[in-house]
Molecule: transfer RNA
Organism: Fimbriimonadaceae bacterium
RNA sequence: GCGGGUGUAGCUCAGGGGUUAGAGCGCCUCACUGUGGCUGAGGAGGCCGUGGGUUCGAGACCCAUCAUCCGCCCCA
Numbered sequence: 001g002c003g004g005g006u007g008u009a010g011c012u013c014a015g016g017g018g019u020u021a022g023a024g025c026g027c028c029u030c031a032c033u034g035u036g037g038c039u040g041a042g043g044a045g046g047c048c049g050u051g052g053g054u055u056c057g058a059g060a061c062c063c064a065u066c067a068u069c070c071g072c073c074c075c076a
Base pairs, nucleotide, nucleotide: 001072002071003070004069005068006067007066010025011024012023013022018056027043028042029041030040031039049065050064051063052062053061
């Protein structure tokens, strides 16, 4: 340089164009317990990598770009 994958909550990941974006773990509060853990109940936490575009409607589709991973090529 060329081709492809991935990017959504703190972490690991769902979400196949249609009200309000979800789960597990983690975190906070409460109950239980002498304390902790376990268990139960409740809660906080998201500019969906970024910028544009298409559409009545975009996390999803298109273009560009950034980060990261894999393969290939060139130079040394």